[in-house]
Context: one part of a larger RNA
Molecule: large-subunit ribosomal RNA, half A
Organism: uncultured Bacilli bacterium
RNA sequence: CGUACAGUGGAUGCCUUGGCACUAGAAGGCGAUGAAGGACGCGAUUACCUGCGAAAAGCGACGGGGAGCUGGAUAUGAGCUUCGAUCCGUUGAUAUCCGAAUGGGGGAACCCAGUGCGAGUUAUGUCGCAUUAUCCUGCCUAGAACCAAUAAGGGCAGUGAAGGCACACCCAGGGAAUUGAAACAUCUUAGUACCUGGAGGAAAAGAAAGAGAAUUCGAUUCCGUCAGUAGCGGCGAGCGAAAGCGGAGGAGCCUAAACCAACCUUUGGGUUGGGGUUUUGGACCACGUCGUGGGAUUGCAAAGGGAUAGCUAAACAGUCUGGAAAGUCUGGCCAUAGAAGGUGAAAGCCCUGUCAGCGAAAUUUCGAUGCACCCUAGUGAGUUCCGGAGUAAGGCGAGGCACGUGGAACCUUGUCUGAAGAUACGCAGACCACUGCGAAAGGCUAAAUACUAGCUAGUGACCGAUAGUGAACCAGUACCGUGAGGGAAAGGCGAAAAGAACCCCGGGAGGGGAGUGAAAAGAUUCUGAAACUGUAUGCUUACAAGAAGUCAGAGGCCGUUAAUGGCUGAUGGCGUGCCUAUUGAAGAAUGAACCGGCGAGUUAUGAUUGCAUGCAAGGUUAAGUCGUAGAGACGGAGCCGUAGCGAAAGCGAGUCUAAACAGGGCGAUGAGUAUGUAGUCAUAGACCCGAAGCCCGACGAUCUAUCCAUGGCCAGGUUGAAGGUGGGGUAAAACCUACUGGAGGACCGAACCGACGUUCGUUGAAACGCCCGCGGAUGAGCUGUGGAUAGUGGAGAAAUUCCAAUCGAGUUGGGGGAUAGCUGGUUCUCCCCGAAAUAGCUUUAGGGCUAGCGUCGGCAAUUGUGUGGUGGAGGUAGAGCACUGAAUGUAUGAUGGCCGCUCACGCGGUACUGAAUCCAAUCAAACUCCGAAUGCCAUCACAUGUAUUCCGGCAGUCAGACUGUGGGGGAUAAGCUCCAUGGUCAAAAGGGAAACAGCCCAGACCGUCAAAUAAGGUCCCUAAAUUCAUGCUAAGUGUUAAAGGAUGUAGAAACGCUCAGACAACUAGGAUGUUGGCUCAGAAGCAGCCAUCAUUUAAAGAGUGCGUAACAGCUCACUAGUCGAGUAUUUCCGCGCCGACGAUUUACCGGGGCUAAGCAUGAUACCGAAUUUACGGAUUUAGAUUUAUCUAAGUGGUAGGGGAGCGUUCCAUGUGGAUUGAAGCGGUACCGUAAGGAGUCGUGGACUGCAUGGAAGUGAGUAUGCCGGUGUAAGUAACGCUUGUAGGUGAGAAUCCUACACACCAAUUGACUAAGGUUUCCUGGGGAAGGGUCGUCCUCCCAGGGUUAGUCGGGACCUAAGGCGAGGCCGAAUGGCGUAGUCGAUGGACAGCUGGUUGAUAUUCCAGCACCCGUAUAUAUGUGAUGUAGUGACAGAGGGGGUUACCCGUACCGAUUAUUGGAUUUCGGACCAAGCGAGGUACCUGUGAGAUAGGCAAAUCCGUCUCACGUAAGGGGAAGGCGUGACGGGGAGCGAACGGAGCAAUCCUAGUAGUGAAGUCGGCGAUACCAACUCUCAAGAAAAGCUGCUAACUUAAGUAUAUACGGCCCGUACCGAGAACGGACACACGUGGUCAAGAUGAGUAAUCUGAGGUGAGC
Repeated sequence: CGUACAGUGGAUGCCUUGGCACUAGAAGGCGAUGAAGGACGCGAUUACCUGCGAAAAGCGACGGGGAGCUGGAUAUGAGCUUCGAUCCGUUGAUAUCCGAAUGGGGGAACCCAGUGCGAGUUAUGUCGCAUUAUCCUGCCUAGAACCAAUAAGGGCAGUGAAGGCACACCCAGGGAAUUGAAACAUCUUAGUACCUGGAGGAAAAGAAAGAGAAUUCGAUUCCGUCAGUAGCGGCGAGCGAAAGCGGAGGAGCCUAAACCAACCUUUGGGUUGGGGUUUUGGACCACGUCGUGGGAUUGCAAAGGGAUAGCUAAACAGUCUGGAAAGUCUGGCCAUAGAAGGUGAAAGCCCUGUCAGCGAAAUUUCGAUGCACCCUAGUGAGUUCCGGAGUAAGGCGAGGCACGUGGAACCUUGUCUGAAGAUACGCAGACCACUGCGAAAGGCUAAAUACUAGCUAGUGACCGAUAGUGAACCAGUACCGUGAGGGAAAGGCGAAAAGAACCCCGGGAGGGGAGUGAAAAGAUUCUGAAACUGUAUGCUUACAAGAAGUCAGAGGCCGUUAAUGGCUGAUGGCGUGCCUAUUGAAGAAUGAACCGGCGAGUUAUGAUUGCAUGCAAGGUUAAGUCGUAGAGACGGAGCCGUAGCGAAAGCGAGUCUAAACAGGGCGAUGAGUAUGUAGUCAUAGACCCGAAGCCCGACGAUCUAUCCAUGGCCAGGUUGAAGGUGGGGUAAAACCUACUGGAGGACCGAACCGACGUUCGUUGAAACGCCCGCGGAUGAGCUGUGGAUAGUGGAGAAAUUCCAAUCGAGUUGGGGGAUAGCUGGUUCUCCCCGAAAUAGCUUUAGGGCUAGCGUCGGCAAUUGUGUGGUGGAGGUAGAGCACUGAAUGUAUGAUGGCCGCUCACGCGGUACUGAAUCCAAUCAAACUCCGAAUGCCAUCACAUGUAUUCCGGCAGUCAGACUGUGGGGGAUAAGCUCCAUGGUCAAAAGGGAAACAGCCCAGACCGUCAAAUAAGGUCCCUAAAUUCAUGCUAAGUGUUAAAGGAUGUAGAAACGCUCAGACAACUAGGAUGUUGGCUCAGAAGCAGCCAUCAUUUAAAGAGUGCGUAACAGCUCACUAGUCGAGUAUUUCCGCGCCGACGAUUUACCGGGGCUAAGCAUGAUACCGAAUUUACGGAUUUAGAUUUAUCUAAGUGGUAGGGGAGCGUUCCAUGUGGAUUGAAGCGGUACCGUAAGGAGUCGUGGACUGCAUGGAAGUGAGUAUGCCGGUGUAAGUAACGCUUGUAGGUGAGAAUCCUACACACCAAUUGACUAAGGUUUCCUGGGGAAGGGUCGUCCUCCCAGGGUUAGUCGGGACCUAAGGCGAGGCCGAAUGGCGUAGUCGAUGGACAGCUGGUUGAUAUUCCAGCACCCGUAUAUAUGUGAUGUAGUGACAGAGGGGGUUACCCGUACCGAUUAUUGGAUUUCGGACCAAGCGAGGUACCUGUGAGAUAGGCAAAUCCGUCUCACGUAAGGGGAAGGCGUGACGGGGAGCGAACGGAGCAAUCCUAGUAGUGAAGUCGGCGAUACCAACUCUCAAGAAAAGCUGCUAACUUAAGUAUAUACGGCCCGUACCGAGAACGGACACACGUGGUCAAGAUGAGUAAUCUGAGGUGAGC
């Protein structure tokens, strides 16, 4: 790697109880006679659903029905039923509590009442039934300011209202924003979303003060058309009529007023009746009219039909297969029934049904046109009267009308004005005239139209469990969130449970047999894919460098759809995944862990083009009617075409312009139209996914900010302000001093609050913490409970800080599929062609439009292209300097400067400047006296053959890259940048360049183990020459590089010397005048200056170097000799050398290596590509023949255009297959050019092909896609605060129980509570899951049990902040505020203590002793507000006083282990309430009398005033103590038994029953209790209650005492935290109050210990 068999998993197939979309009918409500919706209950056993309501899975009556029944839902038990059950229908009864909720209240399902009647009690408490909300309307009553009358008030009545919904439809009051305009403001989105009010089965509108121009029509509504027209519009985006015509439907009426009558009247008028209702009418006057016509219902109603239960209902047998027949075969039958479903596979004749027909006691509906009832008249005359007023209209400001202020009519109206009266008034798109149309300012009105939560019946080219509703299943569930709100997953055994008896292993779970069944399909149950995980096996594999394949291939194994077969693969060649985005990706750029399923150009309407079809100068209907939701018929309104031109009037094959008959413009020589289909576009979300945001409505102040109300908390220590007192001092002060005093946003420092620093932590113990330090800690302090403030906002000692882990604008739902010029993704195949990365414009530059370039269809011209010829225009390269400029040198030298002279004019000089000119030599993109090549234009010929232009459909492209050449920029830098012009890549593979998009060669239709070549190669790697010839190189140059350097070497040229002897070497000479002169201290060839002669010579410089102070000396030039042939110099050129230093490793030939296998020239072979050729095949286009062949040219391809097909699901028609085995799944070596298609084997167990058309939710690998499953990391990180030993239990023990030892906390890890939780409490049992391990254990699971109150807490009492709020006030609506009231504790008021007891409760039970309220009885008796008065009743800080708790000590009591003696040892104990009583400490307090305009009336009370008396006397009286309570309780200690278990020791019973000592004194002493005091400024709740008083009442009630009786509802378990609360957790965090032992100590600090608790779940 292959194969086989398994596991896991749940795809696929098949199925469907559930959905989705429609059609028809009916219905369109319900509710104070209590709804919708709920809570709680009801069963023999009952958790949930369903049903029902204390009459509780039900009761009555009437119908139906006819054999079983007691719901889903088994089981046991108990029952019912032919005297008709269960069940179905109609109609009754009952119907707890909440809810509009309605007696009052309230935190829904609870609490508390009044009245009447009743039950019961001696009586109260208690119980039952009924009733009691508010508003409105009506009636009655009563009657205020103010006589009357009204208002307020009171009473009665009402089937009056309220609330809910169907997230629909309708009308009305308010009313956005995203968005579009490529920005944005008018505009648009849109009067949409949303909020609010109201109604109905429909609503609204509606019988012209209309339309609008006709020879007019004649209420409204809806449909078609008119028409995308007229118009409106930053005249942008967009918005967009009406009349008319065709249809649906069809319906018209009533008042006010004038006038008359009656009644009332404030004399203004009002009410009722008659009358009257429109365009000219009515009243009035005259005449006339009574039975016709109409009705929209106030009442009644038949036959008959329908709805709500039902009933009747035809027709089959055998055979074969099979577990089973409905299948097969054979033979029948029915059919007004062959719809459908079921039955052990596929049934007209088996069942249910179906066709056809029948049926209702009761309720209901149609019938409905009928009766009753209601309505119903004109004609003439023209005198008078009437015909809807703060109206019409106007000004200003708005809104609506398609109409944006416009010329803006018309309608509505916020505001200010304000008519007329039928001879008047309104309108006809400013306005006026004329001419028409109409009758405002009152009202009603069916149908045609809109919608569907629910009911009945049905339908589907709709879905089939990731689909279809979110929900096929106990789903709006579980779960999340404070809340509004958000919101899943999850279907299938079998025909039938026949659901596996029995045996074995195991603690169990589970497994193995046996049995059932057609099949284990075995309950994780149909089929059972893939990822992933295993087991077995064939081949292969231990020197091997690997995008893992592909081509070749030895060996081994196998044996097929029989094919040159399958598996494996030693070895060799070649070879950098996929997608996207890009100039360019193997890229170290994006995306994907893997597998499976789901996942993206659709639909509607319109426009346009192509094609198809019909008809054709015509074509065609729309709405609608009929019809089966059909086809079709009818329907001609309308649309397009048939004629154009003009601004228009208008004319017309012409017309317009114009003076024109001219000219010119536009036309005229005919093809359309309707439907279908395909492409594209427009409007819609418009291919899919994706924002941050904007707006609207709600929900949130359990976090936090601030505020309000009411409570609580702050160990201990220090300092010592003001003030005071004494002393000193002063005239008096001031001042000084001592003591006292106890202030302070004072000091130190715990609790508490905070958060400055480091560390640790950072997938934490913790979504902000821990350790160690740190700041404040009587104050602007901290904190509990209750409340207020809300997003266009609140709050903020202010930081953009907080407003529920969210804050430059909360959260949640909606507008909404916002928008996205941006990113990503976009699914089967083949064939033909095939781009662009440019221009112009653009708030444009990564977007777009037009053109360019592509493609498809069509028309058409020698249209295009190439080559050659001919003819042209031109100013580039080059060149030049004639122009324009630049620029070098020489010459001449104007002008000017400077110097000198000069009276001036001027003159002279000048190594200054330098115009201009000549000469010489130069330069130029913006110079040209000149001037190509190429390109371009024209034309002729030839070649090619539409390659070209035009018309039409559809695009894509607007980021380009490198390379050659010509240039600009840059630095004549860049893999730089910008142009031009070629090429290649892009979109192109192959060969070469080692490897290498852009370079060289060359353009891949497919196949071949053929041939020839290109570039490039031929020693080996590696195919082909160790080929040939001639040179060069010596540097491994080749196989990197410059200036520069060099006597490297080959070649060439030039010019010297040279046998008369060169060059080099050696030998010798190298002299003299002279030390040349000058200078110089010296200068002698050789410091320097000047000159540089002459002589002797073979030759020798007034000297080339070295040298000396200067000489000297050495040497050179030069000469001779020796030697004997070349030698010196310069230039060009080939190949070499040096210059040459880097970071992992040689590393600058691809490597080996090479002296050629390097370089140059030449030659001949060969290799070498997907090129070309050969052979075979496929296909496109064209052309031929001819109907299947041939020929020719083609067939790389991104964006893109065009063409042809494959497959999936469903439908129609036709035709097949299937239990003798369909689909699906697994295997397979077969067929086809591809998508794909068969056959066969296995599995599977019921459906499913093919052909031709049709319709689409039609094809998956990528979207940080969605859902599910499964990997990897990985047996890795982690397991969130110490134990040990022994025994016990048990299948099993580090972990459970017991004991011992040790350790930890101790202002807490102890004890009690509030909130919160809600059974976690206790007992017995269990061990799957939870417990971070284990587990026999648990706060886990199962079953059973547990919470007892007149006094505790809350209610039946009160009020605070604040809430609600009858009336009332205000406001578009919803609503806001608020009086009386009524709620509301965190506060006020209020009667119980001690002990005992249970497995679990106790101030609740029990014992003992108490107290409070009420009722009755007895006795006695002035009781008494809802009014009034007092009290209740209040801050902070401070220092003292009194007292107690607690603690300590000693005496006291008990026990005190060794063989004995010894005890001032050691250990333990050492206690008790409420209530009642006496006393009266601290402390408080005048008593009596009188008057009284105050205390809303009254008061004997309070207040105020007056008088008298007098005193440490009287009265009151705290905490606490004393007595009693208590002859009691408790108490250390001592301590059984019955009974049970065990062989026994012994254990349990049980430290249970029982028994039981001491109990006094002293000390210390609170932050606790009590009563006072002092100081300070910020000046410190309310009401009930209680007490007094009177109003009132007169004994009914009340009060006092005693006795007896009564005393309701809710809470009460447990935790209260390092496991029961809030933090997702058995989380190192957070969370209010109370108690507060000992030693040391100031201390609640710190350390150690006690009571008590704990040892932290690896």